Molecule: c-di-GMP-I riboswitch aptamer
Organism: Deltaproteobacteria bacterium
Order: sequence, then structure tokens, then C1' cells
RNA sequence: UCCUGUCAAAGCCAAACUUGGCGCGAGCCGGGGACGGAAAGCCAACGGGUCUCCAAGGAGACGGCCGGGUUGCCUGG
Repeated sequence: UCCUGUCAAAGCCAAACUUGGCGCGAGCCGGGGACGGAAAGCCAACGGGUCUCCAAGGAGACGGCCGGGUUGCCUGG
């Protein structure tokens, strides 16, 4: 540097639901909670997709929908 994720260690994240707050909304943030995850870290000003709002061509949401980009822990090769 590249590949790998069966086993192991150290750890990490946290779906549904619930609770407090924010937002017209999609949803977001904090607590509880664990269905799952080997990038479930980051990028929505990379592309597609889904969704929301409105004065209808604009403004937004999702990275835990997919591809892509980028950074990175551990095991093994």
C1' cells in the first nucleotide's frame, strides 16, 4: 500500500417504540431503548431515489435507500 471481515480483543454507532424540546411539515437535537451495522464516520454544493412545504418552480428532509467521493480502528492475508 492492497485485499479480507469466519474467530478474538479494545471499543463505537443506535432502528422501532417512548420521553422532553425544536420545526407548518418531511424530520432534527437530548434522555431511555436495541432492530441492526465493519464505515450505521463525513459529504444532500457528486448523481439517482424517496419524502415534505408552498405563492408551482422554488425552498427543504433523509448518509440507517443505492451508487460515488473521502477519512479511519482492530483481526487475518